[in-house]
RNA sequence: UACAGAGUAGGAAUUUGUGCGUGAAGUGUUUUGCAGACGGGGAGUUGCUGCAAAAACGAAAGAAUUUUUCUGCGGUACAAAUUUCGCAUCCCGCUGUU
Numbered sequence: 001u002a003c004a005g006a007g008u009a010g011g012a013a014u015u016u017g018u019g020c021g022u023g024a025a026g027u028g029u030u031u032u033g034c035a036g037a038c039g040g041g042g043a044g045u046u047g048c049u050g051c052a053a054a055a056a057c058g059a060a061a062g063a064a065u066u067u068u069u070c071u072g073c074g075g076u077a078c079a080a081a082u083u084u085c086g087c088a089u090c091c092c093g094c095u096g097u098u
Base pairs, nucleotide, nucleotide: 002097003096004095005094010085011084012083013082014081015080016079017078018077019076020074021073022072029055030054031053032052033051034050035049036048040092041091042090043089061071062070063069064068
């Protein structure tokens, strides 16, 4: 000098456990505002995540021993495990070969 490679936060899926709802909250969609995170270092978006407000849409119940319980259901919440994807991008750095 050239080529190749590794590594994060985080996302997704499945399973298990404990809850919540089923008298409809939650989830999902759109808009606006605010905030946050984004390989070891720097920068960092029209991407990502969270929160708030507003709008539109919208559901699976059944049984029994019936103030309850059980079986289901919900693009339901949290936790754990497994698998999988993965720096948006730019510069530098790191490892290997040359």